[in-house]
RNA sequence: CGGGGUAUGGCGCAGUUGGUAGCGCGCUGCGUUCGGGACGCAGAGGCCGUGAGUUCGAGUCUCACUACUCCGACCA
Numbered sequence: 001c002g003g004g005g006u007a008u009g010g011c012g013c014a015g016u017u018g019g020u021a022g023c024g025c026g027c028u029g030c031g032u033u034c035g036g037g038a039c040g041c042a043g044a045g046g047c048c049g050u051g052a053g054u055u056c057g058a059g060u061c062u063c064a065c066u067a068c069u070c071c072g073a074c075c076a
Base pairs, nucleotide, nucleotide: 001072002071003070004069005068006067007066010025011024012023013022019056027043028042029041030040031039049065050064051063052062053061
């Protein structure tokens, strides 16, 4: 320098044909227990890496950029 992949709650991951984002673990409260664990019930927490565009509507499509990663090339 060229090409590919990934980026979504604290962590690990889903998200279909574009229609307003969910699962597990964790966290908080309550119940159960002498207490804890386990179990049950309820709840909080993300506008999706950044910026722009298309659209009535974008996590999803388009462009640029950033970070990480893989392959290749180049140089010594």

A computed fold for a 76-nucleotide RNA from Emergencia timonensis, annotated as transfer RNA. Its Rfam family is "tRNA". Gene Ontology term of the family: triplet codon-amino acid adaptor activity. The source organism's lineage runs through Bacteria, Bacillati, Clostridia, Peptostreptococcales and Emergencia.